[in-house]
Notes:
Predicted 3D model of a 72-nucleotide RNA (transfer RNA) from a Candidatus Micrarchaeia archaeon. Taxonomically the source falls in Candidatus Micrarchaeia (Archaea, Nanobdellati, Microcaldota). The prediction has a mean pLDDT of 83. It matches the Rfam family "tRNA". Rfam classes the family as a transfer RNA.
RNA sequence: CCCGCCAUAGCUCAAUGGUAGAGCAUCUGGCUGUAGACCAGAGGGUUGCCUGUUCAAAUCAGGCUGGCGGGA
Numbered sequence: 001c002c003c004g005c006c007a008u009a010g011c012u013c014a015a016u017g018g019u020a021g022a023g024c025a026u027c028u029g030g031c032u033g034u035a036g037a038c039c040a041g042a043g044g045g046u047u048g049c050c051u052g053u054u055c056a057a058a059u060c061a062g063g064c065u066g067g068c069g070g071g072a
Stems, first nucleotide, its partner, number of pairs: 001071007010024004018055001026042005048064005
């Protein structure tokens, strides 16, 4: 320098262009002599950044940043 993949909740990951979810973690309640386990619930997200396409973008297009891999 060239090519590819990845970026979404604190962590690991989902999500046909149509109101962004799960598990774990955290908090509250139930249960228990207490804790753990188990059960129920709650909080937590400008979907890495900018622009474009579209009635509508996490999703499609272009650029940028960061990470990983390959080539020269």